A computed fold for a 348-nucleotide part of an RNA from a metagenome, annotated as small-subunit ribosomal RNA, central domain.
Context: one part of a larger RNA
């Protein structure tokens, strides 16, 4: 060669889109490249293997045969892959009516509340904790009433509910915009899966410029507590949280990589679609979604179980005892911070 695995023991790239490749529906009709059949012809010799001979036996030397599982040309054979051709609709998709959403960008606009300005009222407190202190107030605080400014977030509605590939996305109205789901016909005719490089999205922190700053709040600065407290409390507070553009590109989880098939039941609950009546808060049924149990089967168990981690098939990633190390060196990116790539000696 042909190894066994990736829910949680080492393993699924964060998630798409696509190059090469690697795999591909049904059908006829052709080729005859994989692909099987004979036949030529080589395939040195020795070696191994068989059967015989020779050293007293072996080992050795040797005569014969098999054998060289290979390649080439030549004729055939065509099931099944390949290649050409026509043809088809079940896969993929396009047209037309609906339907449903926090999907995505932009603009607008609205109540609540914090704060802060500024007026009234009104006085000795207020905050703050276990329990106090700093703080804040007699230069009027705090409480309460009017008026303002100004940013950020959007109670209820609210849900194992919806929408997105992932990251996520939530007031309300409006313009632009991308998926999806659904029903009947029409159409195109495998377009189709996957996906090495590659490319484009990508929480939050953090860069850079320029705005903007209510609140909260790294670091810092006081109070406490403590043995001590570079910390949990408490009070203060600047980056930054926000907004335009550019970088960064990590967690990132269903610890489950995408795609198709196939394999009991039962009970919710979103979105359609048919259908029945006893027209209601209703019943069956089929679909796409998304929970809860469960059968077989799977798993070491936990558990999974039609949304599978059962049964199978493409196709890609990835694992190979701990530490050393997700380090070091190189090299790519990056303004940096840093990120991908990625080792050994040594130890046990």
């Nucleotide at each position: 060669c042909u190894g066994g695995g990736c829910g949680u023991a080492a393993a699924g790239c964060g998630c798409g889109c696509g190059u090469a490749g690697g795999c591909g529906g049904u059908u006829a009709u052709u080729u005859a490249a994989g692909u099987c059949u004979g036949a030529u012809g080589u395939g040195a010799a020795a070696u191994c293997c068989c059967u015989g001979g020779g050293c007293u036996c072996a080992a050795c030397c040797u005569a014969g045969g098999c054998a060289c599982u290979g390649c080439a040309u030549c004729a055939g054979a065509u099931a099944c892959u390949g290649g050409g051709u026509g043809a088809c609709u079940a896969g993929a998709g396009u047209a037309u009516g609906g339907g449903a959403g926090a999907g995505g960008a932009u603009g607008g606009u609205a109540g609540a509340a914090u704060u802060c300005c500024a007026g009234g009222u009104g006085u000795a407190g207020c905050g703050g904790u276990g329990a106090a202190a700093u703080g804040c107030g007699u230069a009027g605080a705090g409480a309460u009433c009017u008026g303002g400014a100004g940013g950020a977030a959007u109670a209820c509605c609210g849900a194992u509910g919806g929408c997105g590939a992932a990251g996520g996305c939530a007031g309300c109205c409006a313009u632009c915009u991308g998926g999806c789901c659904u029903a009947a016909u029409a159409c195109u005719g495998a377009c189709g899966c996957u996906g090495a490089g590659g490319u484009g999205c990508g929480a939050a922190a953090g860069c850079a410029u320029g705005g903007g700053g209510a609140g909260c709040a790294a670091a810092c600065a006081g109070g406490a507590u403590u043995a001590g407290a570079u910390a949990c409390c408490c009070u203060g507070g600047u980056a930054g949280u926000c907004c335009a553009u550019g970088c960064u590109g990590u967690a990132a989880c269903g610890a489950u990589g995408u795609c198709a098939a196939c394999u009991a039941g039962c009970c919710g609950u979103u979105g359609g679609g048919c259908u029945c009546c006893u027209u209601g808060a209703g019943g069956g049924u089929u679909u796409a979604g998304u929970g809860g149990c469960g059968u077989a089967g799977c798993u070491a168990a936990c558990g999974c179980g039609a949304u599978a981690a059962g049964u199978u098939g493409a196709c890609c990633g990835c694992c190979u005892g701990g530490g050393g190390a997700g380090u070091a060196c190189g090299g790519u990116c990056g303004c940096a911070a840093g990120a991908c790539u990625a080792a050994a000696a040594c130890u046990c």

It matches the Rfam family "Bacterial small subunit ribosomal RNA". The RNAcentral record of the full RNA draws on SILVA.